[in-house]
A computed fold for an 81-nucleotide RNA from Thermoleophilia bacterium UBA6103, annotated as c-di-GMP-I-GGC riboswitch aptamer.

RNA sequence: UGACGAAAGGGCAAACCUGCCGCGAGGCAGGGGCGCAAAGCCAGAGGUCUUGUGGUGGACAAGAUGGCUCAGCUGCCGAAC
Repeated sequence: UGACGAAAGGGCAAACCUGCCGCGAGGCAGGGGCGCAAAGCCAGAGGUCUUGUGGUGGACAAGAUGGCUCAGCUGCCGAAC
C1' cells in the first nucleotide's frame, strides 16, 4: 500500500412488533438483531417494485429501493498474507 480480514474499541441495523406519514412501493421514530468494513453519501447506468396513462411494446410518465449490481465521492483499525 492492497482487490486482504485476526483482535480490540466504537459504528450501522434485516425480519418482526408498536406509533405516525404515504393511494402504494415505501419512509420516519421507538423496540429488536439477521447480518454488514463501506449496510457511509449519491438515483448517473442497469435491475426490481409501486401508482397512473395506455392497450400488449413492460411503451410512456411520476415515484420507491444505496441492505440488488455497476460507476462516482469520502472513510476506522492493522494480526496473518